[in-house]
Context: one part of a larger RNA
RNA sequence: UGACGGGGACCCGCACAAGGGGUGGAUGAUGGGGAUUAAUUCGAUGCAACGCGAAAAACCUUACCUACCCUUGACAUGUCUGGAAAGCCGAAGAGAUUUGGCCGUGCUCGCAAGAGAACCGGAACACAGGUGCUGCAUGGCUGUCGUCAGCUCGUGUCGUGAGAUGUUGGGUUAAGUCCCGCAACGAGCGCAACCCUUGUCAUUAGUUGCUACGCAAGAGCACUCUAAUGAGACUGCCGGUGACAAACCGGGGGAAGGGGGGGAUGACGUCAAGUCCUCAUGGCCCUUAUGGGUAGGGCUUCACACGUCAUACAAUGGUCGGGACAGGGGGUCGCCAACCCGGGGGGGGGAGCCAAUCUCAGAAACCCGAUCGUAGUCCGGAUCGCAGUCUGCAACUCGACUGCGUGAAGUCGGAAUCGCUAGUAAUCGGGGAUCAGAAUGUCGGGGUGAAUACGUUCCCGGGUCUUGUACA
Numbered sequence: 001u002g003a004c005g006g007g008g009a010c011c012c013g014c015a016c017a018a019g020g021g022g023u024g025g026a027u028g029a030u031g032g033g034g035a036u037u038a039a040u041u042c043g044a045u046g047c048a049a050c051g052c053g054a055a056a057a058a059c060c061u062u063a064c065c066u067a068c069c070c071u072u073g074a075c076a077u078g079u080c081u082g083g084a085a086a087g088c089c090g091a092a093g094a095g096a097u098u099u100g101g102c103c104g105u106g107c108u109c110g111c112a113a114g115a116g117a118a119c120c121g122g123a124a125c126a127c128a129g130g131u132g133c134u135g136c137a138u139g140g141c142u143g144u145c146g147u148c149a150g151c152u153c154g155u156g157u158c159g160u161g162a163g164a165u166g167u168u169g170g171g172u173u174a175a176g177u178c179c180c181g182c183a184a185c186g187a188g189c190g191c192a193a194c195c196c197u198u199g200u201c202a203u204u205a206g207u208u209g210c211u212a213c214g215c216a217a218g219a220g221c222a223c224u225c226u227a228a229u230g231a232g233a234c235u236g237c238c239g240g241u242g243a244c245a246a247a248c249c250g251g252g253g254g255a256a257g258g259g260g261g262g263g264a265u266g267a268c269g270u271c272a273a274g275u276c277c278u279c280a281u282g283g284c285c286c287u288u289a290u291g292g293g294u295a296g297g298g299c300u301u302c303a304c305a306c307g308u309c310a311u312a313c314a315a316u317g318g319u320c321g322g323g324a325c326a327g328g329g330g331g332u333c334g335c336c337a338a339c340c341c342g343g344g345g346g347g348g349g350g351a352g353c354c355a356a357u358c359u360c361a362g363a364a365a366c367c368c369g370a371u372c373g374u375a376g377u378c379c380g381g382a383u384c385g386c387a388g389u390c391u392g393c394a395a396c397u398c399g400a401c402u403g404c405g406u407g408a409a410g411u412c413g414g415a416a417u418c419g420c421u422a423g424u425a426a427u428c429g430g431g432g433a434u435c436a437g438a439a440u441g442u443c444g445g446g447g448u449g450a451a452u453a454c455g456u457u458c459c460c461g462g463g464u465c466u467u468g469u470a471c472a
Base pairs, nucleotide, nucleotide: 001472002471003469004468005467007466008465009464010463011462012461013460015456016455019420021418022417023416026311027310028309029308030307031306033304034302035301042053043052064297065296066295067294068293069292070291073127077126078125079123080122081121082120083119087102088101089100090099091098092097107116108115109114129286130285132284133283134282138280139279140275141274142273143271145269150189151188152187153186154185155184156165157164158163169180170179171178195263196262197261198260200231201230202229203228204227205226206225209221210220211219213218234257237251238250239249240248241247313413317372318371319370320369321368322367323366329360330359331358334353335352339348340347341346379410384405385404386403387402388401389400390399426448427447428446431443432442
C1' cells in the first nucleotide's frame, strides 16, 4: 500500500421489511445431469451453465454411428496434355457412382494455320482439406462485479524508502455531483450532457389519411394522423431552511418539476471467466484419412432426480347466444378479399395489392342475457382408439392441425425459494424473426389495471472513512 475480520462509523440497492403474484405438489413442453446406445455430435457447470450457442434436428442442417465408395481430391493457385460446355435416351445400383448410345461447336484475336478466355476430363507433383487438440500460447467478441462511482496522471510538497498528498475534512447529490475549507495546483478516463424514443404546443406539407360540406362525384385541410422544423423545463419565479454557499422543503404557473418516463451508452480492472464449433491465428497432430461423397440411422432413447415454462385444480368461474373498443408489424417463390363447397381442419375461386390505397384481420379479456350449483362436476384436459386435412421427393422411426369417442393426475401444494415500487405487478388478445412445414420459446406491440414501502435492527451485495492483523 492492499486484502481480510462472526471490528467500528456513515450511506446505498426489491437487500430486508410492508404488499400482491408465483416456483417447490399434478400433467405436459423444453433444457441439462445420469443411465442406455452402433451413435445417442460438441460446447456452456455457483451467482455469471441448465426454453443457453440453436432466430426452427423428418432428408438437408449434421459436426455423431453403420454400410458402400473417392484419393491432387467438394474448394484455390501453378505445369503438361486432350476436348468447348451443356443437353437427350437407356442399363446396373439404396444412392454416391459406373457404363453404353445420340446430338453438338459457341466467344475474342487472326485471311488461314493457330493462339487465348471460360468450362469439362486425364497425368505427375507442389499443395488442398480437417467442426482434429491446446481459450492455460493468442487476436477479436462476450459475460460478471456494475450503470457501482470510482480509477489515474503531470508538476509541486512531505517521507531515507516503499509511498503519501491531491482523492482526506464540513455540507450536499443518483453521482469524485456541486459548494466551502485545506501543500497543493491542474488534467485525463469514468458521472452528467450531447443521441434515439415517448408525453404538450406551434409552423410547414396534405394523399392512399381526415370530414366542420355533400346521395355520390367532388370540395376543403379545421380536427385525427403522418413527418420534418422549431418552442418548451432552467431550481427560471415566490416563501422557508442552510454557512451570505452548494443544496433541500413547500408553493405558483405549466402538458410536463426538480434526472418528466424509457432506451442506447459499461472507466481502471477482476474471475489464467467463456468461446480454437462464427471468424482469424501460433504450435502440435491426420494426409488412400482425423480429408471428401452417398444411403439409412442417431441428435427425438428412459428405473431416476434437477432447472425454466405452459395448462389447471374452478362460480371474480365453465359453456351458449348477442354487442363494443387497439397498437405495432408482415406481404410478389408473397398476403390473399367477395362468393361457393365442407360440421371442421381445409378445398375451390379469382378481385385487389410491390401496399397510410389491397390483404393477413371478426382482437381477447370486457358488457348484456341464459344455463350449470360445489360435484372430481357442464371443472380439468393428459393419454389412447378411429377417420381425416395440410406442407413436403418423403411425416414409420420423428411434423403440425381437425372431427368423433376416451376422459388420467389434479380440490391451491412440506422444508425451502423467485421476480416485482406504476401504466409497474397481475391478467388478456394480436404481430414479427427463424421458417416448405413445425412455439407453451424468444423479440418487440397494445387492452384492462392493483396492493404496499413504518423504517434500516437483521440476511445478501456494494461504496467511503477508520481500526486490528503471525496474510501478500